[in-house]
Annotation:
Large-subunit ribosomal RNA, domain IV from Arthrobacter sp., 316 nucleotides, folded computationally. RNAcentral holds the full RNA, with entries from ENA.
Context: one part of a larger RNA
C1' cells in the first nucleotide's frame, strides 16, 4: 500500500460529470391515504400505531384454528438472527408487457395492438423453383400478400409542376417478322404500306417519392401593423408547438428555484434550419430509459482512524 467485510464523535453531499458506492427503508395487523386519471389506477401513495412470553374469560367454528377484553412478566433490542421497499415532486421520451448488439450498446432503437394506403375472384395477388413442382392453403375478400405509421384521446391543411403509379387517347411517334413495289436470271438492297408494347397528348392520384416565397408602404406619441401595392409559384406553412433531443447568434429575455445556477421548471417568442401518419399536439399507467429538485439517510467529503480475513512484499 492492495483485495473483501465492519465500526466510528461533530458536520451531513460541502464529494463527484453524477449521490457513484454505501446507508437508510422492509415482514405482518390496524388506521389512514393527495394531484391527476382512459375511473381500472394511481396505492404498500405519503404519514402513522402496535408485534415476546405467562395467567382468565369471552365469541366463531364440527376440528385444526383464528379473533377479543382483562390481568402478569424478562430484556437495550420482541418481523430479537436469516429472510426482508428508502420516499416525495418537476419534466423529456417511448403508450403498456415484450425484443436486441452470444463476448464493450439493453435503449428513445426494433416489435406491439390500433390507423391508413395499395394488389388479389382463386388455375388469385405475393414467394421459391431454367422446369416439374411446391409455400402461402387442403386458406376465399370479416381473407392472403406488400408498404407506411405506432395504444387510447383532439386532429391530420395547401400543392399533382417535378418524379411514380393508375387510367384513357381522334391524332403523332414507334422494331423484327410477315405483305406491297422496285431491283437482281436468284439474292443482298432500296422504298412503301401495316403498326404492339412504350413514349408523345389528356386526366386521376400525396396516409405515393416529395413540396409548401420575396420586395415596398401604411394607424392622431412612438413601436407595431388588421390594411394596401408588386414580383413570383404547382403551392407559397394551416392548426399545432416552439431558444426544442430541432434555435447558429445563446449562458436569448422575464419570472420561480440558489447565498451564488452555461443547470431544470413556466412564459415569451422575430423558428439559422418547427409542422400534421417522413405523422402535429396531448397524455393515465408502465420504465435497470434521460435531466432537476426536495426529505431522509449516511465515511462520497471535511478528514481520517480502529479492527478482522484473505494475498503480496520488505526485514530477521
Nucleotide at each position: 500500500a492492495c483485495u473483501g467485510g465492519c465500526u466510528a464523535a461533530g458536520g451531513g453531499a460541502a464529494u463527484u460529470c453524477g449521490g457513484c458506492a454505501a446507508a437508510u427503508u422492509a415482514g405482518c395487523u390496524c388506521c389512514g391515504u393527495a394531484a391527476c386519471u382512459u375511473c381500472g389506477g394511481g396505492a404498500u401513495a405519503a404519514g402513522g400505531a402496535g408485534u415476546g412470553c405467562c395467567u382468565g374469560c369471552c365469541u366463531u367454528g364440527a376440528a385444526g384454528a383464528a379473533g377479543g377484553c382483562a390481568g402478569g412478566u424478562c430484556g437495550c433490542a420482541g418481523a430479537g438472527a436469516c429472510c426482508a421497499g428508502g420516499g416525495a415532486g418537476c419534466a423529456c421520451u417511448a403508450a403498456c408487457u415484450g425484443u436486441c448488439u452470444a463476448a464493450u450498446a439493453a435503449c428513445a432503437a426494433c416489435a406491439u395492438a390500433g390507423c391508413u394506403g395499395a394488389c388479389u375472384g382463386c388455375u388469385a395477388a405475393u414467394c421459391c423453383g431454367a422446369a416439374a413442382g411446391g409455400a402461402c392453403a387442403a386458406g376465399u375478400a370479416c381473407a392472403g400478400u406488400c408498404a407506411g405509421u405506432g395504444a387510447a384521446u383532439c386532429c391530420u391543411g395547401c400543392c399533382c409542376a417535378g418524379u411514380g403509379c393508375a387510367g384513357g387517347u381522334a391524332c403523332c411517334u414507334g422494331a423484327a417478322a410477315a405483305c406491297c413495289c422496285g431491283g437482281u436470271a436468284c439474292a443482298a438492297c432500296g422504298g412503301g404500306a401495316c403498326g404492339a408494347a412504350g413514349g408523345g397528348c389528356c386526366u386521376g392520384u400525396c396516409a405515393a417519392c416529395g413540396g409548401c416565397g420575396g420586395g415596398g408602404g401604411u394607424a392622431a406619441c412612438u413601436a407595431u401593423a388588421a390594411c394596401c401595392c408588386u414580383c413570383u409559384u404547382a403551392a407559397g406553412g394551416u392548426a399545432g408547438c416552439g431558444u426544442a433531443g430541432u434555435a447558429c447568434c445563446u449562458u436569448g429575455u422575464c419570472g420561480c428555484u440558489u447565498a451564488a445556477u452555461u443547470g431544470g421548471c413556466g412564459a415569451c417568442u422575430u423558428g439559422c434550419a418547427u409542422g400534421a401518419a417522413u405523422g402535429g399536439a396531448u397524455c393515465a399507467a408502465u420504465g435497470a430509459g434521460u435531466g432537476c429538485u426536495c426529505u431522509a439517510c449516511u465515511g462520497u467529503c471535511c478528514c481520517u482512524a480502529g479492527u478482522c480475513a484473505g494475498a503480496a512484499c520488505c526485514c530477521g
Its Rfam family is "Bacterial large subunit ribosomal RNA". Its family is annotated with ribosome and structural constituent of ribosome in the Gene Ontology. Taxonomically the source falls in Arthrobacter (Bacteria, Actinomycetes, Micrococcales, Micrococcaceae).